A computed fold for a 66-nucleotide RNA from a bovine gut metagenome, annotated as transfer RNA. The RNAcentral record of the sequence draws on MGnify. The prediction has a mean pLDDT of 84.
RNA sequence: CCGUAGCUCAGUGGAUAGAGUAGCGCCCUCCGAAGGCGAAGACCGCGGGUUCGAAUCCCGCCGGGC
Numbered sequence: 001c002c003g004u005a006g007c008u009c010a011g012u013g014g015a016u017a018g019a020g021u022a023g024c025g026c027c028c029u030c031c032g033a034a035g036g037c038g039a040a041g042a043c044c045g046c047g048g049g050u051u052c053g054a055a056u057c058c059c060g061c062c063g064g065g066c
Base pairs, nucleotide, nucleotide: 001064002063003062006021007020008019009018014052024038025037026036027035045061046060047059048058049057
């Protein structure tokens, strides 16, 4: 310094937590790739605290990097 979807990341106090990519379905094609459309997918490392409200602030712990 980091830990949020299989993977890579965004979100730094308010609504049903978003995107890319991968996977899935459809369209397109002689078939496939590419491209287009769609659906699904994370209760945010764990515990506690502050607050009307916490992924976001504070404390401890666990794991990773320098």